[in-house]
Background:
Small-subunit ribosomal RNA, 3' major domain from an uncultured bacterium, 467 nucleotides, folded computationally. RNAcentral holds the full RNA, with entries from ENA and SILVA. Its mean pLDDT, the model's own confidence on a scale to 100, is 86.

Context: one part of a larger RNA
RNA sequence: UGACGGGGGCCCGCACAAGCAGUGGAGCAUGUGGUUUAAUUCGACGCUACGCGAAGAACCUUACCAGGGCUCGACAUCUGAUUAAAGGCUCUAGAGAUAGAGAGAUAGUUAUAGUCAAGACAGGUGGUGCAUGGUUGUCGUCAGCUCGUGUCGUGAGAUGUUGGGUUAAGUCCCGCAACGAGCGCAACCCUUGUCCUUAGUUACCAUCAUUAAGUUGGGGACUCUAGGGAGACCGCCGGUAUAAGCCGGAGGAAGAUGGGGAUGACGUCAAAUCAUCAUGCCCUUUAUGUCCUGGGCGACACACGUGCUACAAUGGUCGGUACAAAGAGCAGCGAGACGGUGACGUUAAGCGAAUCUCAAAAAGCCGAUCUCAGUUCGGAUUGGAGUCUGCAACUCGACUCCAUGAAGUUGGAAUUGCUAGUAAUCGCGAAUCAGACAUGUCGCGGUGAAUACGUUCCCGGGCCUUG
Repeated sequence: UGACGGGGGCCCGCACAAGCAGUGGAGCAUGUGGUUUAAUUCGACGCUACGCGAAGAACCUUACCAGGGCUCGACAUCUGAUUAAAGGCUCUAGAGAUAGAGAGAUAGUUAUAGUCAAGACAGGUGGUGCAUGGUUGUCGUCAGCUCGUGUCGUGAGAUGUUGGGUUAAGUCCCGCAACGAGCGCAACCCUUGUCCUUAGUUACCAUCAUUAAGUUGGGGACUCUAGGGAGACCGCCGGUAUAAGCCGGAGGAAGAUGGGGAUGACGUCAAAUCAUCAUGCCCUUUAUGUCCUGGGCGACACACGUGCUACAAUGGUCGGUACAAAGAGCAGCGAGACGGUGACGUUAAGCGAAUCUCAAAAAGCCGAUCUCAGUUCGGAUUGGAGUCUGCAACUCGACUCCAUGAAGUUGGAAUUGCUAGUAAUCGCGAAUCAGACAUGUCGCGGUGAAUACGUUCCCGGGCCUUG
């Protein structure tokens, strides 16, 4: 000077408290440990690993295993020689990789392509994240971390940055051997909430006519779209205070950083990543490289994490009926019609989309029924029959129909999230993607609460002080 204390003082945070909904019990999904296995590829391990890398493992992916092959090689550059080449198509053998044979057309003398030989070399998801770059997590969006000059101290260092107030904030004010400055804070950026203005198609429809329908004529008001502006600053008033500020009020769409996002200081953890990529060194070179077929990553006594669905009447089932936002679409989205109980099929309009399509929003509301049961709750599991994608659904896909109808009657100790358009609840969309194991993730809107006395205690953090 730091760090630490079951030392002290001050302060903050869904940290506790006050509430609401959960997890922990059940079934299933998913990740991990363990066990098993020829292999169950690898990494991640308190908070900060465990629906994590993986925004999607049938083959491929794929790194793993078994078997079958290749050895200048699947891929790059250079040197030599050679060829009406390679590729595609057909046939034969084969599990395929490959090997052999054949047909036909076009181009045209180029070597840029193929083949052969050898060598420099290629290759490695092999090791080391404790050799590294880059990137990332975390404390933490916490309010801190420093420097120059000056001063003090023999010096390490101190001062400034402490003190009195105040703030979300080292935010600002006052004081002070300090005076200034930098990185952070804030603001500048995006979005949302109000108004004005410009513009009026594919969006809109008040007035006029018209239609089954903003459909058509028409309109430029309104909504909306997207350009430009205005608006909020403790600016005004009152109280308080020396000041900074704090409390209340008015006006206002909005009131005290209006809500949300992006933005992450100096540093900490030899934190994570050599498997995104890059890279030193080491190792390998007829194999630790590479091609292929099949298998595995999907195993299953068990243990843990994260979720989904439930245990029902604020509900289940059936019928009718209403209201979104944000997205995506040409190897795509696919209306309508017809067939099928259905998944879906056939046909096919429109749309590279404010025009067409996905598209039905669902909770909600209205009516009927069930009447408290392991049930008309719950849907696991299993049998049968199918649909779709795709060379191919046995290992190992999703979906449909018929049948089957398990556990489960609200969950021990313990423990999580959340302070407002939030929690809870309801559906919709997208990325990845042939298909899909998505109940995941990231977005979007609909309905829409309860509670906060307070800071004694638990956890984390900041400042001063003390040992």